[in-house]
RNA sequence: UAGAGUUUGAUCAUGGCUCAGGAUGAACGCUAGCUACAGGCUUAACACAUGCAAGUCGAGGGGCAGCAGGACGGUAGCUUGCUACUGUCGCUGGCGACCGGCGCACGGGUGAGUAACGCGUAUCCAACCUUCCCCUGAGUAGGGAAUAGCCCGGCGAAAGUCGGAUUAAUGCCCUAUGCUGUCCGACGAUAGCAUUUGAAUUGGAUGAAAGAUUUAUCGCUCAGGGAUGGGGAUGCGUCUGAUUAGGUUGCAGGCGGGGUAACGGCCCACCUGGCCGACGAUCAGUAGGGGUUCUGAGAGGAAGGUCCCCCACAUUGGAACUGAGACACGGUCCAAACUCCUACGGGAGGCAGCAGUGAGGAAUAUUGGUCAAUGGGCGAGAGCCUGAACCAGCCAAGUAGCGUGCAGGAAGACGGCCCUAUGGGUUGUAAACUGCUUUUGGAGGGGAAUAAAGUGGCGUACGUGUACGCCUUUGUAUGUACCCUCAGAAUAAGGACCGGCUAAUUCCGUGCCAGCAGCCGCGGUAAUACGGAAGGUCCGGGCGUUAUCCGGAUUUAUUGGGUUUAAAGGGAGCGCAGGCCGCCGAUUAAGCGUGACGUGAAAUGUCCCGGCUCAACCGGGGAGUUGCGUCGCGAACUGGUUGGCUUGAGUGCGGACGAGGUAUGCGGAAUUCGUGGUGUAGCGGUGAAAUGCUUAGAUAUCACGAAGAACCCCGAUUGCGAAGGCAGCGUACCAGGCCGUAACUGACGCUAAUGCUCGAAGGUGCGGGUAUCGAACAGGAUUAGAUACCCUGGUAGUCCGCGCCGUAAACGAUGAAUGCUCGUCCUUGGCGACACACAGUCAGGGACCAAGCGAAAGCAUUAAGCAUUCCACCUGGGGAGUACGCCGGCAACGGUGAAACUCAAAGGAAUUGACGGGGGCCCGCACAAGCGGAGGAACAUGUGGUUUAAUUCGAUGAUACGCGAGGAACCUUACCCGGGCUUGAACUGGACGGGACGGAUGGCAGAGACGCCUUCCUUCUUCGGACCCGUCUGGAGGUGCUGCAUGGUUGUCGUCAGCUCGUGCCGUGAGGUGUCGGCUUAAGUGCCAUAACGAGCGCAACCCCUGCCGCCAGUUGCCAUCAGGUGAUGCUGGGCACUCUGGCGGGACUGCCAUCGCAAGAUGCGAGGAAGGUGGGGAUGACGUCAAAUCAGCACGGCCCUUACGUCCGAGGCUACACACGUGUUACAAUGGGGGGCACAGAGGGCCGCUACCUGGCGACAGGAUGCGAAUCCCGAAAUCCCCUCUCAGUUCGGACUGGAGUCUGCAACCCGACUCCACGAAGCUGGAUUCGCUAGUAAUCGCGCAUCAGCCAUGGCGCGGUGAAUACGUUCCCGGGUCUUGUACACACCGCCCGUCAAGCCAUGAAAGCCGGGGGCGCCUGAAGUCCGUGACCGCGAGGGUCGGCCUAGGGUGAAACCGGUGAUUGGGGCUAAGUCGUAACAAGGUAACCGUA
Repeated sequence: UAGAGUUUGAUCAUGGCUCAGGAUGAACGCUAGCUACAGGCUUAACACAUGCAAGUCGAGGGGCAGCAGGACGGUAGCUUGCUACUGUCGCUGGCGACCGGCGCACGGGUGAGUAACGCGUAUCCAACCUUCCCCUGAGUAGGGAAUAGCCCGGCGAAAGUCGGAUUAAUGCCCUAUGCUGUCCGACGAUAGCAUUUGAAUUGGAUGAAAGAUUUAUCGCUCAGGGAUGGGGAUGCGUCUGAUUAGGUUGCAGGCGGGGUAACGGCCCACCUGGCCGACGAUCAGUAGGGGUUCUGAGAGGAAGGUCCCCCACAUUGGAACUGAGACACGGUCCAAACUCCUACGGGAGGCAGCAGUGAGGAAUAUUGGUCAAUGGGCGAGAGCCUGAACCAGCCAAGUAGCGUGCAGGAAGACGGCCCUAUGGGUUGUAAACUGCUUUUGGAGGGGAAUAAAGUGGCGUACGUGUACGCCUUUGUAUGUACCCUCAGAAUAAGGACCGGCUAAUUCCGUGCCAGCAGCCGCGGUAAUACGGAAGGUCCGGGCGUUAUCCGGAUUUAUUGGGUUUAAAGGGAGCGCAGGCCGCCGAUUAAGCGUGACGUGAAAUGUCCCGGCUCAACCGGGGAGUUGCGUCGCGAACUGGUUGGCUUGAGUGCGGACGAGGUAUGCGGAAUUCGUGGUGUAGCGGUGAAAUGCUUAGAUAUCACGAAGAACCCCGAUUGCGAAGGCAGCGUACCAGGCCGUAACUGACGCUAAUGCUCGAAGGUGCGGGUAUCGAACAGGAUUAGAUACCCUGGUAGUCCGCGCCGUAAACGAUGAAUGCUCGUCCUUGGCGACACACAGUCAGGGACCAAGCGAAAGCAUUAAGCAUUCCACCUGGGGAGUACGCCGGCAACGGUGAAACUCAAAGGAAUUGACGGGGGCCCGCACAAGCGGAGGAACAUGUGGUUUAAUUCGAUGAUACGCGAGGAACCUUACCCGGGCUUGAACUGGACGGGACGGAUGGCAGAGACGCCUUCCUUCUUCGGACCCGUCUGGAGGUGCUGCAUGGUUGUCGUCAGCUCGUGCCGUGAGGUGUCGGCUUAAGUGCCAUAACGAGCGCAACCCCUGCCGCCAGUUGCCAUCAGGUGAUGCUGGGCACUCUGGCGGGACUGCCAUCGCAAGAUGCGAGGAAGGUGGGGAUGACGUCAAAUCAGCACGGCCCUUACGUCCGAGGCUACACACGUGUUACAAUGGGGGGCACAGAGGGCCGCUACCUGGCGACAGGAUGCGAAUCCCGAAAUCCCCUCUCAGUUCGGACUGGAGUCUGCAACCCGACUCCACGAAGCUGGAUUCGCUAGUAAUCGCGCAUCAGCCAUGGCGCGGUGAAUACGUUCCCGGGUCUUGUACACACCGCCCGUCAAGCCAUGAAAGCCGGGGGCGCCUGAAGUCCGUGACCGCGAGGGUCGGCCUAGGGUGAAACCGGUGAUUGGGGCUAAGUCGUAACAAGGUAACCGUA
């Protein structure tokens, strides 16, 4: 020392991305009252108009242009004098220009260059300089020649310049003197081991000066010292790149010179050949450095604006001059570029000073005031100059302070917004209103400090110059700060945000659009995420955004990380440098510790105190400044030196061990080939085949021969080796570890960058060899294709020799070495022992486990534990082990190894599921075994499609399709066409009006709705009203949309046996355990076992029907008994025994027996029983899945329509018809059809009904008539059985279709009903691939009833009974399900995931003929200015100058290379982009296990 979001269905860990914080010379957006302080071109070291930024001294000088005064003269006006003008005089004050002195080298600006002794720090200079200043000593003598200016003249547009004449100085020169100066020589004290050092003394040579003035000073010269400022040298520190590894020729050193203030290759001649570099030279890129600033817990990281110190630069480059100091920002010369002036001949300029302009840019201010203060220059001083400085102006650009009011005030006002809307919530004490205050702003008035000194005057003290005292004078900012007074809440609030992170939520609009977004991500009709509003939150004269830095990030890890599987151990060994190193002494003091001293500038930071009203800000003081240096002290540890030791290491000796290596010899089996024999039709190969071989004799078999390669068994969980790797047997040589011993050495060790060597397979070069196998290739198959998998062949290769390549999933995915740390078991080689028992010990090879470690899996004395040393390597995924460069290679290629761009993940371990053309166990009409169907025909019906004005809508794999619909001619009806209505067809509230409304009859027009006309009837009342109509109004109405907003209901998995919970336990956690295992069951049914023990929802049971019995009850049922009666009948009396009805009970529980089993339970032609192991059937459907179905059954949120998407009516449509599918019916016939005869049900229904019975009709039916609102009456059972016929045919099968004639229902049967009769008599002769149902009263078959309903398209649905089978060996396979296990890259869960080419768009990048540009170096040519050197004629009295020549050089030209960058037709790959193409490579055994290297 704070964390959070984001990989997953969830979890842990790894890991990146992102956020919250602070900061800024900032910019942009919105907004803006005041004050103080600090700040303000980060870009173009780009170009600059204009003004200012360095002058001063007359007490250095000659002078006098201008100004003032004076003097003299003249003229005019006038009063002897004054005024004005003018001339002369430098006489005075002063002073332009000039000579001279000092200054201009400071101050101010900028950061281009510079990776350097540039900077920082420490030290040194006996190797140095220093104007002005201070101190000390000495001096200041004599002389001379010039030259500006002025004057005259010339040239020029100008800038300027030339010639002549004259002249001054504190300008210049000569002479003299001169110290302790300098030089040379002598002597040589002192110091030292010495080269050396050189005091004192002495000789010689040489070197000075300036004056001014008010006479007191200021100057001047020499010498010494000080101070200040500079110069130089050195140690240490000071960015990145090795895809920059070698660099260097004055280079390194020496000797001697030159030069300098001084040292030095600084320069030169000569000599030597060095010097720097992996501790990073050279090269390239970038950069002014520090004090400090920001951040951080710190260590660090980043930065260097303002202020201070240092450096560098002044348009670019070079150069010197002057000077104490410069190689000089506002100086000079030269070259170059640019700008300006020009008379075209030539000239001028340098804002990186202050303002200011243009340009660039996202972006940075006034062409302000003053020298009052501080400071600087000059001056004796007054003073002058000063864009240094101090002030002011502009700018929210920063920090700090203040304000925009305070108190009261609830009808919780109006308005807005929201909600569950007659009501409430919120805005909100907020406002209004009442009282108070007056900072700030406004008005009026007063009003500082900053001033000290100096000047001037006076005075005092001594020494006429200083010091002190008094007075006077000097203020830009400024009438400012501050103070007083007055009125008045009066003059003053916004910005961002509100999905999570992250404080703060609702409505409307929009509808994957518009848009948002820091990350995750929002938006496809109910958006807390977009836009607006309301409300809220945060901050507030600001708030947000963007950019950048640090932090969070322990995410480069010194503090403080890792490397089995997440990124990461080099393929292995040897070994130089380097790093590290055993035990015991001695010594040293480099590291280390400690004390003192010096330094670490100031400012900054920090603590204390103080000044501005406070604060920011400022002043004073302290500690600190972690550093460097010096001197002491200490000696444990590290290091150095030295002496010893033996345990590390090595050697010797002895022993055994091994597929260790190299070379060579030998062997048998197999394979193929050859020859010969036997032998005959095939062989071979596969999932099945074919290609291939074979009657020219194969395969098979025998014999012989040849060749090459590999070595069966032994053989192992074995052994050896550094790794790669090594296997028949023998021999030779070489090497190794191990054990034993303790003779020898005495730390000789460990590790190891660079380096060297080895290094599977494969490849490659040359030469051999070639039996087998076998890339490429060919053929045959497979397949949609099959450049594959399979098959037949087959070249390189596989083998050997000599070279090269140097890589592998070169793996234990685990570097080497040493020490320490519980155990058990097996094994190899030694020792020991008599031993083939057992223990022990050393060195190996394995298995399992404790502690510990680990994210977990796991590791665990062969560590992934605990420690030490050294090396190697990692830092998100992709791009990419790619590109470029370099190195290696014959090549293939290897080593080293990026970036742009792009993503928010990629990846590890484990968990739960799901899935697998993984495995085990189990179940189900799942298969199999059977029976009957569908698929072919015709028809019915539903659906798709098509058509249509409309063919209303919904249902769509299983789980839609005889489904919603359990009744479409009208109605229904929702659709279409046409005609009407608009408070509406129905319902309801309110207001007003009316008493009618309404009904019935008739008429007219019309398709009808409806409209018009006529006649008749007609209100109730408790007087409140009710009721009805009309008008207006609020609701209406909608089968319009959304089943992906919903409720309810339903389907399916599935009547499958599962789904969970509490507590405990295990695990960091997701989660597990329980629920697993064994046995058993229909069942998570039960038993046993058991870190689990219990429990819940499911299973089962409880409920209903049915099967047996009993009891109760007895009409409409029944009739055994009794009686009566009929043509006959329980028809009647009677009875309730039986049947039956319907209520209550019983019964079945593996209870009994036997066998098996611990038990649960199983088995048995068991017993008994009506029924036997759930008796049969029904109802009952766990947690959940499919955003499954339904807004059109109903309900309901939201949206939409409102003279229509509502409603009424007529007509049509839902019934269409090239076609396709589903579900059915009827058939194809003889187990049948037809005719005749004759039996036996159950369950239901019935008054707008069912109807007996009678009559008519062939019949549907009609006309009569009776019973029954029903255990009472009615509703015909059929198949069956018996008889006759048909005799295998498109039929006496089949009945479609069609024609005709009818019946019935209904307002109405045309579209579009059913039924009847007659006639007609289609397809169809048992149905391809495929597929459905069913395990017993089941399938099959036969009829009956019911709902809906006027009727009916019903062959459908729901029920009822009659007749009544076959088969199940079994679980390999198909389908579905359960459970355990395994793999997984799936989790939208295999209908998953996912790879590559191609096609399209966009983006960045490599290569590329070239083209362009840049910096640096090299060679050659040329070469300005300038220093230096040389120099007879010229100039000068001279000093000297000039001239000319030379060296060097900036620059220019040219040439050949290297490097870097830009661009480039074309080209290579890469990345990204909802729905393109082709395939299916990977993930499951992914359907050929996958992967690595190689061709």